């Protein structure tokens, strides 16, 4: 250069055919339990869903285009 895929919390990743409120799994903060530390039980914070525009009543999800990372072929 050309294909293709991925981009969701700090971390690994779900999210169905576009529709009720964005989730889990570790970590992290507070409690309980322990002499204490871990385990283990509760509770709770964190997200512009990579950006910019377009469809639509409605976009994490559909398109275009960028950008960032991966694998392929030259």
């Nucleotide at each position: 250069g050309g294909g293709c895929g991925u981009g969701u919390a700090g971390c690994u990743c779900a999210g169905u055919u576009g529709g009720u409120u964005a989730g889990a799994g570790c970590g992290c903060g507070c409690g309980g339990u322990u002499c204490a530390c871990g385990u283990c039980c509760g509770c709770g914070a964190g997200g512009u869903c990579u950006g910019u525009g377009g469809u639509u009543c409605a976009a994490a999800u559909c398109c275009a285009c960028a950008c960032a990372c991966g694998c392929c072929c030259a």